[in-house]
RNA sequence: AGGUCAUCCAGAGCGACUGAGGGACGGCCCCGUUGAAGUCGCGACAACCAGUGUGAUACAUGAGCAACCCGCUCGUCACACCAGGUGCCAAAGGCCGAACGAUGAAAA
Repeated sequence: AGGUCAUCCAGAGCGACUGAGGGACGGCCCCGUUGAAGUCGCGACAACCAGUGUGAUACAUGAGCAACCCGCUCGUCACACCAGGUGCCAAAGGCCGAACGAUGAAAA
C1' cells in the first nucleotide's frame, strides 16, 4: 500500500378458527373489535445454505494429481439458473438509545 471481516431504507397476504393485544427491550410514535397476537390452510416475496451451468483462479489467495509443456480435480471467486432446507410478507430493525435484537454456515 492492497484485499477480506458477508445483512436488516428493495420485495411480498388472503381465508378459517379465535378474541385483546401487538410493534424484542426503555423513551416516543404507531397498528388493533372495520379484528391484535396465536394456530391451521393456501398463496406470494427474497435468494442466506444446498443443487446446476458458464467463466476465472490473480497484485490478496489453499490442497491434491500430472509434469517437457499445455493441464486435471477439489476448494475459492464472479455471474446466471433453480427453488430442495431456512427466512420473510404494516411503517427503515417504525424512530432514538444500547454493553441490544433478528436472520444466517458465519454478524468484529
Background:
This is a predicted structure of a 108-nucleotide RNA (SAM riboswitch aptamer (S box leader)) from an Acidimicrobiaceae bacterium. Its mean pLDDT, the model's own confidence on a scale to 100, is 79. The sequence was found by an Rfam model in a public genome assembly. Taxonomically the source falls in Acidimicrobiaceae (Bacteria, Bacillati, Acidimicrobiia, Acidimicrobiales).